[in-house]
RNA sequence: GGAGUUGGCUAAGGCAAUCGCUGCAUAAUUAAUUUAUUGAUUAUGGGGAGGAAAGUCCGGGCUCCAUAGGACAGGGUGCCAGAUAACAUCUGGGCGGCGCGAGCCGACGACAAGUGCAGCAGAGAGAAGACCGCCUGCUUUAGUGGGUAAGGGUGAAAGGGUGCGGUAAGAGCGCACCGCAUGGCUGGCAACAGUUUAUGGCAAGGUAAACUCCACCCGGAGCAAGACCAAAUAGGUUUUCAUAUGACGUGGUCCGCGUUGAAAACGGGUAGGUUGCUUGAGCUAUUGAGCGAUUAAUAGCCUAGAGGAAUGAUUGCUAUUCUUUUUGAAACAGAACCCGGCUUAUCGGCCAACUCCAUUU
RNA sequence: GCGUCUAUAGCUCAGUUGGUUAGAGCGCUACCUUGACAUGGUAGAGGUCACUAGUUCGAAUCUAGUUAGACGCACCA
Numbered sequence: 001g002g003a004g005u006u007g008g009c010u011a012a013g014g015c016a017a018u019c020g021c022u023g024c025a026u027a028a029u030u031a032a033u034u035u036a037u038u039g040a041u042u043a044u045g046g047g048g049a050g051g052a053a054a055g056u057c058c059g060g061g062c063u064c065c066a067u068a069g070g071a072c073a074g075g076g077u078g079c080c081a082g083a084u085a086a087c088a089u090c091u092g093g094g095c096g097g098c099g100c101g102a103g104c105c106g107a108c109g110a111c112a113a114g115u116g117c118a119g120c121a122g123a124g125a126g127a128a129g130a131c132c133g134c135c136u137g138c139u140u141u142a143g144u145g146g147g148u149a150a151g152g153g154u155g156a157a158a159g160g161g162u163g164c165g166g167u168a169a170g171a172g173c174g175c176a177c178c179g180c181a182u183g184g185c186u187g188g189c190a191a192c193a194g195u196u197u198a199u200g201g202c203a204a205g206g207u208a209a210a211c212u213c214c215a216c217c218c219g220g221a222g223c224a225a226g227a228c229c230a231a232a233u234a235g236g237u238u239u240u241c242a243u244a245u246g247a248c249g250u251g252g253u254c255c256g257c258g259u260u261g262a263a264a265a266c267g268g269g270u271a272g273g274u275u276g277c278u279u280g281a282g283c284u285a286u287u288g289a290g291c292g293a294u295u296a297a298u299a300g301c302c303u304a305g306a307g308g309a310a311u312g313a314u315u316g317c318u319a320u321u322c323u324u325u326u327u328g329a330a331a332c333a334g335a336a337c338c339c340g341g342c343u344u345a346u347c348g349g350c351c352a353a354c355u356c357c358a359u360u361u
Numbered sequence: 362g363c364g365u366c367u368a369u370a371g372c373u374c375a376g377u378u379g380g381u382u383a384g385a386g387c388g389c390u391a392c393c394u395u396g397a398c399a400u401g402g403u404a405g406a407g408g409u410c411a412c413u414a415g416u417u418c419g420a421a422u423c424u425a426g427u428u429a430g431a432c433g434c435a436c437c438a
Base pairs, nucleotide, nucleotide: 001357002356003355004354005353006352007351008350009349010348013318014317015316016315017314018313019312021048022047024045025044026043027042028041029040030039031038032037033036050332054343055342057341058340059339060338061337062222063221064220065219069255070254071253072252074218075217076216077215078214079093080092081091082090083089094108095106096105097104098103109213110212114211115210116207117206131152132151133148134147135146136145137144138143160178161177162176163175164174165173179202180200181199182198183197184195185194186193187192226275227274228273229272236266237265238264239263240262241261246260247259248258249257268437269436270435282301283300284299285298286297287296288295289294320330321329322328362434363433364432365431366430367429368428371387372386373385374384380418389405390404391403392402393401411427412426413425414424415423
């Protein structure tokens, strides 16, 4: 100098002026009454979108239904250990794959419990199999009986590899080495690794994002949940179930518990206010524990809370990049009860650590 | 905001233990029939199974993500 890897920060700007929106605090004016509150208006002060606010894919808080109880069904997760409120997330490790490397990726339990599936091709598709070939018997050259899994062919896949012996030809048929499986020993909390130490001639191939088995986890619904106040009416009609061995109580079945009529359709009315609502598994700094995720202590801080839905517009100066150089453009995208994650979208800029290549000293 | 579901030919739909080249009706094109048209008959074309990955020997089908579209919801009696 070039090419990369990982992690973090920031994200269309900065300053000023003018005009607006929203909710909070304080003050003033005004109206109502319950006489200290509410509504309206005005003034001042300080606050006002994100790293993903998104998809709604997981997990939790919170709320209601039993303080969510038992069994089945159903669903989810799946190497090991840990972190956490919890998780399909994260951290560390193991194993496998990719990369020269820094590093990256992995739904990664069990097919040796059982069942199923494998089209076409092929002789044969699961304790298999003789099409060609090889050997051999009969025989007439053709053909046919038997043996054989070394070689060829089919297929995604054909039941260890190399060598020697052996044989009619062959074959773990026997042996040596390598591989494999199981047990032992050593290391490790464990996953797992190492070891030829013993045994086994090799039997048990693929598929569980096929049924299934094993281990662990899961009650349902969601702020349009839920609570309170106010207003209004045709306090209605029809159908169905039931008369307590019933019906209903948030989705499947049974039990249990609770309540005592309920559900659906049609028609009618209100569609206003308050609350839930933002102080929270919160943020920042320091110190301690830990490889780390994370956690403990102390100190400081308050950082949107709307509701047909605010967070904006114009002008001037100015920084960076591109451009057709007067000018124009500059990503993905907009909170809706809250939080932890994942995934997806994204123009750029900056910082740190590390790897490879080339050159120079 | 929260929840549920769908996507296969121009239109309406089939298609499951995952298996040969994905089908049907209507429509479209050509030919036959007619003096001409309709009807009828014969033949044919038309598909990125919404898209992108993964599992598998093999995916419309199974799994994950993305895109587009549709539907439901408050209170009183």

Two RNAs folded together computationally: RNase P RNA and transfer RNA, 438 nucleotides in total. Its mean pLDDT, the model's own confidence on a scale to 100, is 77. Rfam match: Bacterial RNase P class A. Rfam describes the family as follows. Ribonuclease P (RNase P) is a ubiquitous endoribonuclease, found in archaea, bacteria and eukarya as well as chloroplasts and mitochondria. Rfam classes the family as a ribozyme.